Notes:
Predicted 3D model of a 113-nucleotide RNA (c-di-GMP-I-GGC riboswitch aptamer) from Candidatus Brocadia. RNAcentral records the identical sequence in 2 taxa. The model forms 91% of the base pairs in the Rfam consensus. The coordinates come from a structure-prediction model, not an experiment, and the mean pLDDT is 75. The organism belongs to Candidatus Brocadiaceae, within Bacteria.
[in-house]
RNA sequence: UAUGAUAAGGGCAAACCCGGAGUGAUCCGGGGACGCAAAGUAACAGGGUCUUUUGUAGGGGCGUAUUGCAAUAUGCCCCUACCGUUAGGAAAAAGACAGCCUUACUGCCGAAG
Numbered sequence: 001u002a003u004g005a006u007a008a009g010g011g012c013a014a015a016c017c018c019g020g021a022g023u024g025a026u027c028c029g030g031g032g033a034c035g036c037a038a039a040g041u042a043a044c045a046g047g048g049u050c051u052u053u054u055g056u057a058g059g060g061g062c063g064u065a066u067u068g069c070a071a072u073a074u075g076c077c078c079c080u081a082c083c084g085u086u087a088g089g090a091a092a093a094a095g096a097c098a099g100c101c102u103u104a105c106u107g108c109c110g111a112a113g
Base pairs, nucleotide, nucleotide: 003110004109011036012035016031017030018029019028020027021026034099040105041104042103045102046101047100048097049096050095051094052093053092054091055082056081057080058079059078060077061076062075063074064073065072066071083088
């Protein structure tokens, strides 16, 4: 440097359950072990999966914030028209996952070859 044993000493902890956070993916703590030699770190390195939000324009109603009013901003609902692959999709934006793969960085042990 490469590699990974029915080795030694240890480490981590899937599903599921309980408590908590979040709209959600999911995360945190406790229990619990399917597995793991990087199941250590990085999600602003690339791909992938998953979640949430939003069709466009006009009008109306209600709520919230600023304000004396008007007005402005914003959220929700309704109506009309339009677009449409008839799914309000695709796409986009914002997120989640490192125990999906590649990648980057770091790291314990030492049989055989």